A computed fold for a 520-nucleotide part of an RNA from a metagenome, annotated as small-subunit ribosomal RNA, 5' domain. The coordinates come from a structure-prediction model, not an experiment, and the mean pLDDT is 86. Its Rfam family is "Bacterial small subunit ribosomal RNA".
Context: one part of a larger RNA
RNA sequence: GGAUGAACGCUAGCGGGAGGCUUAAUACAUGCAAGUCGAGCGGGAUCCACCUUUCGGGGUGGUGAGAGCGGCGAACGGGUGAGUAACGCGUACGCAACCUACCUUCAAGAGGGAGAUAGCCCUGGGAAACUGGGAUUAAUACCCCAUAGUAUUCUAAUAUCGCAUGGUAUUAGGAUUAAAGUUGAGGCGUUUGAAGAUGGGCGUGCGUCUGAUUAGCUAGUUGGUAGGGUAACGGCCUACCAAGGCGACGAUCAGUAGGGGGCGUGAGAGCGUGGCCCCCCACACGGGUACUGAGACACGGACCCGACUCCUACGGGAGGCAGCAGUAAGGAAUAUUGGACAAUGGGCGAAAGCCUGAUCCAGCCAUCCCGCGUGCAGGAUGAAUGCCCUACGGGUUGUAAACUGCUUUUGAAGGGGAAGAAACCUGUCUCUUUAAAGGCAGCUGACGGUACCUUUCGAAUAAGCACCGGCUAACUCCGUGCCAGCAGCCGCGGUAAUACGGAGGGUGCAAGCGUUAUCU
Numbered sequence: 001g002g003a004u005g006a007a008c009g010c011u012a013g014c015g016g017g018a019g020g021c022u023u024a025a026u027a028c029a030u031g032c033a034a035g036u037c038g039a040g041c042g043g044g045a046u047c048c049a050c051c052u053u054u055c056g057g058g059g060u061g062g063u064g065a066g067a068g069c070g071g072c073g074a075a076c077g078g079g080u081g082a083g084u085a086a087c088g089c090g091u092a093c094g095c096a097a098c099c100u101a102c103c104u105u106c107a108a109g110a111g112g113g114a115g116a117u118a119g120c121c122c123u124g125g126g127a128a129a130c131u132g133g134g135a136u137u138a139a140u141a142c143c144c145c146a147u148a149g150u151a152u153u154c155u156a157a158u159a160u161c162g163c164a165u166g167g168u169a170u171u172a173g174g175a176u177u178a179a180a181g182u183u184g185a186g187g188c189g190u191u192u193g194a195a196g197a198u199g200g201g202c203g204u205g206c207g208u209c210u211g212a213u214u215a216g217c218u219a220g221u222u223g224g225u226a227g228g229g230u231a232a233c234g235g236c237c238u239a240c241c242a243a244g245g246c247g248a249c250g251a252u253c254a255g256u257a258g259g260g261g262g263c264g265u266g267a268g269a270g271c272g273u274g275g276c277c278c279c280c281c282a283c284a285c286g287g288g289u290a291c292u293g294a295g296a297c298a299c300g301g302a303c304c305c306g307a308c309u310c311c312u313a314c315g316g317g318a319g320g321c322a323g324c325a326g327u328a329a330g331g332a333a334u335a336u337u338g339g340a341c342a343a344u345g346g347g348c349g350a351a352a353g354c355c356u357g358a359u360c361c362a363g364c365c366a367u368c369c370c371g372c373g374u375g376c377a378g379g380a381u382g383a384a385u386g387c388c389c390u391a392c393g394g395g396u397u398g399u400a401a402a403c404u405g406c407u408u409u410u411g412a413a414g415g416g417g418a419a420g421a422a423a424c425c426u427g428u429c430u431c432u433u434u435a436a437a438g439g440c441a442g443c444u445g446a447c448g449g450u451a452c453c454u455u456u457c458g459a460a461u462a463a464g465c466a467c468c469g470g471c472u473a474a475c476u477c478c479g480u481g482c483c484a485g486c487a488g489c490c491g492c493g494g495u496a497a498u499a500c501g502g503a504g505g506g507u508g509c510a511a512g513c514g515u516u517a518u519c520u
Base pairs, nucleotide, nucleotide: 001520002519003518004517006516007515008514009513010512013372014371015370016369017368018367019365020364021330026328027327028326030325031324032323035072036071037070040069041068047062048061049060050059051058052057079283080282081281088208089207090206091205092204093203094202095201098200099199103196104195105194106193107192108191109190111145112144113143121134122133123132124131125130151176152175153174154173155172156171157170158169159168160167161166181188182187209255210254211253216246217245218244221243222242223241224240225239226238227237228236258280259279260278261277262273263272264271265270285306286305287304288303289302308319309318310317311316336362338361339360340359344358345356346355347354348353375406376405377404378403386397388395389394411457412456413455414454415453416452420447425442426441427440428439429438430437464509465508466507467506468505469490470489471488475504476503477502478501479500485492486491
């Protein structure tokens, strides 16, 4: 010199873009952050209309809230970096050892039956959370039977290939396993199998911080056989057998740390770093466990132990912001308990649509980067006054001001006013057997009356900060007198201090300027 997720001091006009708890992975009040489907099912409060009535009500039709069963989603998206020195990450290979819901393509199918259980009704227990019993009912919930092949499994044979175990293909025989409906129709959904796509799982080579003032470490340890388990290989687990395995090419131990793309600096080699954005990993009060499921050992699911907080009728219960806001605490230090689903994307749904603190926007903060402005031109008796200096003649501030002319960015007031939106859907037309596709019209904007454009007014609304001994651009006077003080280094100050404090003047940068911290 450059840089920063910065902080502090003084100062501060505007706009655009970005960023914003680096500390306590500390504790959390409150609200919201994951729902959706009536075109799967039983049902149905309320309201409306009509009929009826003994005026209590009853019946029919429509509307269709909340709850329940069931399906899909909730494993994505969002947060954090505690742990982890590891196949965690990066890169390159491999799986003849694997899985993959939704989506796409292809092939084949859906015959018959049964019993329950929520809800509703009746009735208990409890302060509550919640929970027991009885009766009864439905399904795309559950179960049984049938049908069955390129599925699974067993036996046998043939062909072919390889990479050791073996793989692939074909044939024959035996055994085992499916299904669901809905709609007026079309359609959607459903079962089995094959392939694809996507996403994952596992293995391996190489790379990946410091310490030897850590030198030995290891019993499921290393290997084998058999079995279990898994989607799958494997000491992954178990039994038995053997005695191996790792290590100065640094094992083990200890410390530190999420990794990468990148970022900062540098001519480069390198050094430092991993905030924002993207990819991967790990975690979700601390620890453990599995269940459900295509997928979790599951942030806003379950169970257990623990710590903490809260409610309680003392019997018992409830909770988990490292989601978005917000609070307390800690700290030098880091924002609103905002708006909208209009766009993009996601979940569900045939769709309308609903949900979405993802996201898009707005608010706060000179935290950073970029841009603009605070006027421009003329104007010398170099006016007067003031401050300052002086050799008392004057010099300087200084074209500075006054004055004259001009401009109006910005500002104030008035007027106009976007793009981001074309889809879905509705209507209609073309094509087509339909579906699909395409054309035209209509509908939809949080931001926002914002950006932007235009009219009028008037120099009007807008400059500070640090420094001036050398390094290092910039000098004099006064005060002080080794005092008070300065200081990055050298060093200044003890009576003429360009170095302290003030003033005048000057230099540098500028809505910033200095200081501190850290890296290069």